[in-house]
Context: one part of a larger RNA
RNA sequence: CUGGGCGUAAAGCGCGCGUAGGCGGUUAUUUAAGUCUGAUGUGAAAUCCCUGGGCUCAACCUAGGCACUGCAUCAGAUACUGGGUGACUAGAGUAUGGGAGAGGAUGGUAGAAUUCCAGGUGUAGCGGUGAAAUGCGUAGAGAUCUGGAGGAAUACCGAUGGCGAAGGCAGCCAUCUGGCCUAAUACUGACGCUGAGGUGCGAAAGCAUGGGGAGCAAACAGGAUUAGAUACCCUGGUAGUCCAUGCUGUAACGAUGUCAACUAGCCGUUGGGCUCCUUGAGGGUUUAGUGGCGUAGCUAACGCGAUAAGUUGACCGCCUGGGGAGUACGGUCGCAAGACUAAAACUC
Numbered sequence: 001c002u003g004g005g006c007g008u009a010a011a012g013c014g015c016g017c018g019u020a021g022g023c024g025g026u027u028a029u030u031u032a033a034g035u036c037u038g039a040u041g042u043g044a045a046a047u048c049c050c051u052g053g054g055c056u057c058a059a060c061c062u063a064g065g066c067a068c069u070g071c072a073u074c075a076g077a078u079a080c081u082g083g084g085u086g087a088c089u090a091g092a093g094u095a096u097g098g099g100a101g102a103g104g105a106u107g108g109u110a111g112a113a114u115u116c117c118a119g120g121u122g123u124a125g126c127g128g129u130g131a132a133a134u135g136c137g138u139a140g141a142g143a144u145c146u147g148g149a150g151g152a153a154u155a156c157c158g159a160u161g162g163c164g165a166a167g168g169c170a171g172c173c174a175u176c177u178g179g180c181c182u183a184a185u186a187c188u189g190a191c192g193c194u195g196a197g198g199u200g201c202g203a204a205a206g207c208a209u210g211g212g213g214a215g216c217a218a219a220c221a222g223g224a225u226u227a228g229a230u231a232c233c234c235u236g237g238u239a240g241u242c243c244a245u246g247c248u249g250u251a252a253c254g255a256u257g258u259c260a261a262c263u264a265g266c267c268g269u270u271g272g273g274c275u276c277c278u279u280g281a282g283g284g285u286u287u288a289g290u291g292g293c294g295u296a297g298c299u300a301a302c303g304c305g306a307u308a309a310g311u312u313g314a315c316c317g318c319c320u321g322g323g324g325a326g327u328a329c330g331g332u333c334g335c336a337a338g339a340c341u342a343a344a345a346c347u348c
Base pairs, nucleotide, nucleotide: 003320004319005318006317007302008301012316014201015200016199017198021194022193023192025088026087027086028085029084030083031082033081034080035077036076037075038074039073040072041071042070049065050064051063052062053061054060091191092188093187094186095185096183097182098181099180103177104176105175106174107173108172109171110154115149116148117147118146119145120144121143125136126135162169163168206247207246208245209244210243211242215241216240220236221235222234223233257315258314259313260312261311262310265293266292267291268290269289270288271287272286273285274284275283276282297304298303321348322347323346330341331340332339333338
């Protein structure tokens, strides 16, 4: 060749879109490239194998035969695959009517709360902790009332609820906008699936420029604790957190790639449809999600179990003992931080 695997042992790219490629529904006809059959030619000799012969045997030598699984040409076969042509509607999509939603972007706006400022009342404490102290306060704090400023986040509703490919998304209103579900028809007619490269999106932190800065808070300072305390606790506090634009490209978990088909049931829940009556906080059924059990089966076990880790197919990615090491070197990208790609010696 033709290994076995990837939830937890090593192993699913963070997630999409998509190029090449791989794979691809039903049917008729054609072609005959793949495929199959036959014939002819070729497939040097030696070697291998078979049957003989020669060295006393053997190795060795030698004769004949088979074989040389291949290639080419010609003739045929046409089920399957491929190519061409025509048709179809079950995949995919479009149109129409409904529906739910923290999906995205922009602009506006609301009420709590914290902080600060001004003023009133008022007097000696406040704050903080295991206990304290640093800190704030008689230059009037804390408490309380009124007014104002400013930034950030949106209690309740709120939910194994919803939406999104993932990251993620939550006050309310408006505008713009993506996707999804659903019903009954009509239409297109395989237009599909996957996807090496490529390309886009991508939490937090970080970087650049310019704004903003209430609270929180790396660093830092002080107070405690302690043998020490570069910590945990406390008082402060700057980057940052927020906005705009650009970069970075990591974590990214269901530790489970995407798509499709098939395979017992039961109980919830969200959004639709249909239907029944006893019209109610109702019953039945169906579909798209989202949860809990569980059969068969699978699994080393745990567990999974129609949202599969079951039974299969298509395509991609990845793994191959531990350490060295996700490191060095080189390359690409980046302003930098670094990211991506990725060894070996040596050692157990």
The part of an RNA shown here (small-subunit ribosomal RNA, central domain) has 348 nucleotides and comes from a metagenome. Its Rfam family is "Bacterial small subunit ribosomal RNA". Model confidence (mean pLDDT): 88 of 100.